[in-house]
RNA sequence: CGGGGUGUAGCGCAGUCCGGUAGCGCACGUGCUUUGGGACCAUGGGGCCGGGGGUUCGAAUCCCUUCACCCCGA
Numbered sequence: 001c002g003g004g005g006u007g008u009a010g011c012g013c014a015g016u017c018c019g020g021u022a023g024c025g026c027a028c029g030u031g032c033u034u035u036g037g038g039a040c041c042a043u044g045g046g047g048c049c050g051g052g053g054g055u056u057c058g059a060a061u062c063c064c065u066u067c068a069c070c071c072c073g074a
Base pairs, nucleotide, nucleotide: 001073002072003071004070005069006068007067010026011025012024013023020057028044029043030042031041050066051065052064053063054062
């Protein structure tokens, strides 16, 4: 320098193919239970999707650009 992949909640991931209310597990808060803790059960909070722009009635999803990391080639 060229090509490809990944980026979504504190952590690990799904959702993208085919645009239509952003989800799951763990973790966390509260309650129940217990002498206490843990575990179980119930319930609750937290992200507008790496950044910017565009298309569209509507974008995590499509297009352009850019950043970080990983892989391959030179």
The RNA shown here (transfer RNA) has 74 nucleotides and comes from a Clostridia bacterium. Rfam family: tRNA. Lineage of the source: Bacteria > Bacillati > Bacillota > Clostridia. It was read from a public genome assembly. The prediction has a mean pLDDT of 81.